Predicted 3D model of an 81-nucleotide RNA (c-di-GMP-I riboswitch aptamer) from a Bacteroidota bacterium.
The sequence was found by an Rfam model in a public genome assembly.
Its Rfam family is "c-di-GMP-I riboswitch aptamer". Rfam links the family to the GO term cyclic-di-GMP binding. Rfam's curators write: GEMM was predicted in a large-scale screen for bacterial structured RNA regulatory elements.
Lineage of the source: Bacteria > Pseudomonadati > Bacteroidota.
């Protein structure tokens, strides 16, 4: 210095839910709010789940969402042991 894990600290983010406006929906932004969160930061590659449309129903196809659902990828403040 740099990796693993991460005791303190300085801080960060915000579920549920309200209020507003987008959207068919799923969800999402803004404002208030505080479950948890050591990457709850980006990132739709895989997977999973949700919504929409086509199918008589299913199978599937196609379009979307979920990063706080789980792998992944990139990219991070501090530094006891």
């Nucleotide at each position: 210095u740099u990796u693993u894990a991460g005791a303190a600290a300085c801080g960060g983010c915000a579920a549920a839910c309200c209020a507003u406006g987008g959207g068919u929906a799923a969800c999402c932004a803004u404002g208030g709010g505080a479950c948890a969160c050591a990457a709850a930061g980006c990132c739709a590659c895989g997977g999973g789940u949700c919504c929409u449309c086509a199918a008589a129903a299913a199978a599937u196809g196609a379009g979307g969402a979920u990063a706080g659902c789980c792998g992944g990828g990139c990219u991070a403040c501090c530094a006891a042991u």